[in-house]
Order: sequence, then structure tokens, then C1' cells
RNA sequence: GUUCGUCUUCAGGGCAGGGUGUAAUUCCCGACCGGCGGUGAUAGUCCGCAACCCACCAGAUUCUGGUGGCCGAAUUGGUGCAAUACCAAUACCGAUAGUUAAAGUCUAGAUAGAAGAAGAUAGGC
Repeated sequence: GUUCGUCUUCAGGGCAGGGUGUAAUUCCCGACCGGCGGUGAUAGUCCGCAACCCACCAGAUUCUGGUGGCCGAAUUGGUGCAAUACCAAUACCGAUAGUUAAAGUCUAGAUAGAAGAAGAUAGGC
């Protein structure tokens, strides 16, 4: 250095200011946010993954694992060898349950879990 394990740590952000109303961070004007890996070039909207939810099976005790399903959204122009990723413009998307009024942003599951990232370490080569 590499391979296969083991352990530890890290690993999600956001309604300012107003309007209406008995009541709304949920409606209206406006504001703000964007997990992980890949991609000749930097991605919420290109490809894939995770999480959430559903079904089945197994173990087991209200949890774990496996398989499958489900899983949203962008165009145009410019630059360039190369960009739906950069620049400009104008758009679009965002689970479930709760709530004196309908939620990407409040509360809850969640001081959870995970895609993954970093480090340490035993053995083999």
C1' cells in the first nucleotide's frame, strides 16, 4: 500500500415582515431551506442510495432482519473540449400524524435511524 473483518466518532436545513380572521409560522402577500454517492465541470429538480410509509416472510416480543412495492420537482440562453451541475433569467418540488384554520419551515415518532464520511486496529497478501 491492498484485502477481509472489528471498534470509535461524525452524519438535515428553513416563514423575517405583513393581510384577513374568534382562531392560521397551516389561507393570502412576501420570506427562507435543500441528506448521501456518482456524473469529462461545482446538482433539491440527471443517475442511483438512504430515510418515511405499505405488503409478505422469519425471528422475537411491540423490536430486529430480509424481499418487494411506494418514492416529488427545470427549462431557455451564455461560456467552455466538456456543465438539465457554473453564470443569467424565469419556474418547479418537498412523507405520515397532530392542531380552535388546510403545514417543506410549528409539534410528534426523533437525544431515533440511515445512505455515507473520517479515524484506529488484528490477520492475510

Predicted 3D model of a 125-nucleotide RNA (FMN riboswitch aptamer (RFN element)) from Loigolactobacillus zhaoyuanensis. Of the family's consensus pairs, 100% are formed in the model. Its Rfam family is "FMN riboswitch aptamer (RFN element)". Rfam links the family to the GO term FMN binding. The coordinates come from a structure-prediction model, not an experiment, and the mean pLDDT is 83. The sequence was found by an Rfam model in a public genome assembly.